Transfer RNA from an Ignavibacteriota bacterium, 73 nucleotides, folded computationally.
Its mean pLDDT, the model's own confidence on a scale to 100, is 81.
NCBI's taxonomy places the organism under Bacteria, Pseudomonadati, Ignavibacteriota.
Its Rfam family is "tRNA". The family's RNA type in Rfam is transfer RNA.

[in-house]
RNA sequence: CUCCCCAUAGUUCAAGUGGAUAGAACAAAGGACUUCUAAUCCUUAAGUGCAGGUUCGAGUCCUGCUGGGGAGA
Numbered sequence: 001c002u003c004c005c006c007a008u009a010g011u012u013c014a015a016g017u018g019g020a021u022a023g024a025a026c027a028a029a030g031g032a033c034u035u036c037u038a039a040u041c042c043u044u045a046a047g048u049g050c051a052g053g054u055u056c057g058a059g060u061c062c063u064g065c066u067g068g069g070g071a072g073a
Stems, first nucleotide, its partner, number of pairs: 001072007010026004019056001028044005049065005
C1' cells in the first nucleotide's frame, strides 16, 4: 500500500429475505421476604462505532471514516 472479516445495553450474545414496541442472560438500582446478610421473587434503568446515501421504512443495503482481527506485497 491492497484485499477480506468484525463493531448492537456495563459484559456475553440474539434480532429469516429491509417491516411487531431491538430481546435474553449475567451485572447495576429500587422494593418484597429475612433479626441482619446471602438466596429467592417483583420492578426499573441502560442501545445499534461516527458521518452521509438509498428507501414509505435501515441494526440489516451502499459509500467514506474510526477502531479491532487476518491475508498478501